[in-house]
RNA sequence: UACUUAUCCAGAGUGGUGGAGGGACUGGCCCUUUGAAACCCGGCAACCUUUUUGGUAAGGUGCUAAAUCCAGCAGGUUUUUCCUGAUAGAUGAGUG
Numbered sequence: 001u002a003c004u005u006a007u008c009c010a011g012a013g014u015g016g017u018g019g020a021g022g023g024a025c026u027g028g029c030c031c032u033u034u035g036a037a038a039c040c041c042g043g044c045a046a047c048c049u050u051u052u053u054g055g056u057a058a059g060g061u062g063c064u065a066a067a068u069c070c071a072g073c074a075g076g077u078u079u080u081u082c083c084u085g086a087u088a089g090a091u092g093a094g095u096g
Stems, first nucleotide, its partner, number of pairs: 001096008013041001015040003021031003025072004042064003047060004068088001073085004
């Protein structure tokens, strides 16, 4: 980096360093000096491995505002909206 596959309405900080951005993209709408990103610590969870009858535990990841924050494309409903599916994205596992 490409492909395959599973999941994405639950859960998780009154901590330390840091000092202005962040929420993938676009449009919205939000968060943020009452402290953003990032790092450390803590925590959640249970995809993979090991272990266990099982619960669990250890390790590799992941996650820790808002449903993947909402929409994007298509169909239905119907013109207020709502519903379903797809696309895109994220993460794990596998293959090249």
This is a predicted structure of a 96-nucleotide RNA (SAM riboswitch aptamer (S box leader)) from Salinicoccus halodurans. The RNAcentral record of the sequence draws on Ribocentre. The source organism's lineage runs through Bacteria, Bacillati, Bacilli, Caryophanales and Salinicoccus. Rfam family: SAM riboswitch aptamer (S box leader). Rfam's curators write: The SAM riboswitch is found upstream of a number of genes which code for proteins involved in methionine or cysteine biosynthesis in Gram-positive bacteria. Of the family's consensus pairs, 97% are formed in the model.